RNA sequence: GACUUGCAAAGGCAUACCUGUCGUAAGGCAGGGACGCAAAGCCUCCGGUCUUGGGGUUCUGACAGACUCGAGAUAGCGGGGUUGCCGGC
Repeated sequence: GACUUGCAAAGGCAUACCUGUCGUAAGGCAGGGACGCAAAGCCUCCGGUCUUGGGGUUCUGACAGACUCGAGAUAGCGGGGUUGCCGGC
């Protein structure tokens, strides 16, 4: 340096759910908790999914709904980028 493994040793992260808090929401953060994870470390560049108190269109008696613009969320949806621990070779 490349590949490979998470089997050994030592560790790491933390789903659902609960509590607090922020947010309209998706969801974030903190604590508890573990479904899982070898990048479940980090980054929205591409696709997907989700949300939307706001603008527009459509529909309706009205509410609701649908589409769209804008704004967001998800890195534990996938791809991509980037960094990296132990062992083996």
This is a predicted structure of an 89-nucleotide RNA (c-di-GMP-I riboswitch aptamer) from an uncultured Pseudomonadota bacterium. Its mean pLDDT, the model's own confidence on a scale to 100, is 81.